[in-house]
RNA sequence: GGCCCCAUCGUCUAGCCUGGUUAGGACGAAUGGUUCUCAGCCAUUAAACACCGGUUCAAAUCCGGUUGGGGCUA
Repeated sequence: GGCCCCAUCGUCUAGCCUGGUUAGGACGAAUGGUUCUCAGCCAUUAAACACCGGUUCAAAUCCGGUUGGGGCUA
C1' cells in the first nucleotide's frame, strides 16, 4: 500500500442481515424499604448507539467518508 472485521449506559452484552414500541438485559451506582448495624433480599431511579454527510415519512440498523482498534497479505 491492498483486502477484511470491530466500535451501543461505568463494565459486559442483545438488537443491525430483514429500518418502525419509551434502545432491552446482567453486574455495578444512587435512593427508599427490611435489619440494632452491616451483608443479603425487595422496590424505584439515573446512565449508551465513535464522528460527519447521504437515502427515507422514519436510521443504532441501509449507503459514502473520517477516526480509533484488530486481522490477513505484499
Description: Transfer RNA from a Candidatus Omnitrophota bacterium, 74 nucleotides, folded computationally. Its mean pLDDT, the model's own confidence on a scale to 100, is 83. It matches the Rfam family "tRNA". The family's RNA type in Rfam is transfer RNA.